[in-house]
This is a predicted structure of a 100-nucleotide RNA (Glycine riboswitch aptamer) from Maledivibacter halophilus.

RNA sequence: AUGAUGGUAGUGAGAGAUACCUUCUAGGUAGCCGAAGAAGCAAUAUAUAGUUUGUCAAAUCUAUAUAGAAUCUUUCAGGCAAAAGGAUCGCUAUCUGAUG
Numbered sequence: 001a002u003g004a005u006g007g008u009a010g011u012g013a014g015a016g017a018u019a020c021c022u023u024c025u026a027g028g029u030a031g032c033c034g035a036a037g038a039a040g041c042a043a044u045a046u047a048u049a050g051u052u053u054g055u056c057a058a059a060u061c062u063a064u065a066u067a068g069a070a071u072c073u074u075u076c077a078g079g080c081a082a083a084a085g086g087a088u089c090g091c092u093a094u095c096u097g098a099u100g
Stems, first nucleotide, its partner, number of pairs: 006095008018030005031080003037076001038074003044067007052059002
C1' cells in the first nucleotide's frame, strides 16, 4: 500500500434579471433577478410544566424552550452590456482517515 466523508488548490462547464438621466464603464432614479454570502422554518426529536388514563412503569393531550434542510422563502448584501464574480457538477493533485 484499501480510501468513505469533508477541506484546499488548479482546470473545464456554469443560469437569471433594464430603462432613463448625468458630471459617463461609474453615479443617480425607478424597475427587476437569485446560484457568492447572510437570514427564516416543516416533519421530527429532546427537556420542563400542567390535563386525562393507569397499581407502578408508561401512554395521551396542551403550552414553552432547544435542536432541526434546501435549488423553498426574504431580497440585507450581491447582481441586471462585456469582463469579473457565480451555487453546483466533471477531471487532476494534495490533506484528513470512516471502513477493510

The prediction has a mean pLDDT of 83. RNAcentral holds the sequence, with entries from Rfam.